Predicted 3D model of a 74-nucleotide RNA (transfer RNA) from a soil metagenome. It matches the Rfam family "tRNA". The family's RNA type in Rfam is transfer RNA. The RNAcentral record of the sequence draws on MGnify. The coordinates come from a structure-prediction model, not an experiment, and the mean pLDDT is 81.

RNA sequence: GCAAGUUAGCUCAGUGGGUAGAGCGACGGCCUUGUAAGCCGUAAGUCGCGGGUUCGACUCCCGUACUUGCACCA
Numbered sequence: 001g002c003a004a005g006u007u008a009g010c011u012c013a014g015u016g017g018g019u020a021g022a023g024c025g026a027c028g029g030c031c032u033u034g035u036a037a038g039c040c041g042u043a044a045g046u047c048g049c050g051g052g053u054u055c056g057a058c059u060c061c062c063g064u065a066c067u068u069g070c071a072c073c074a
Stems, first nucleotide, its partner, number of pairs: 001070006009024004018055001026042005048064005
């Protein structure tokens, strides 16, 4: 320098712009002699950060930080 990525505690969806989801995990309940399993429910996110455009931005534009891969220079 090029590309991809950054969204819940973890792994990841979601982009013709219309106020965010799943699985696992956590917690509570049911069930059980008890545990696990199973079933039901609850909590949890400034969508990396800062700006811009728009009535409205995870989504478009600009800048910037970090991660991974590739490439290049002396």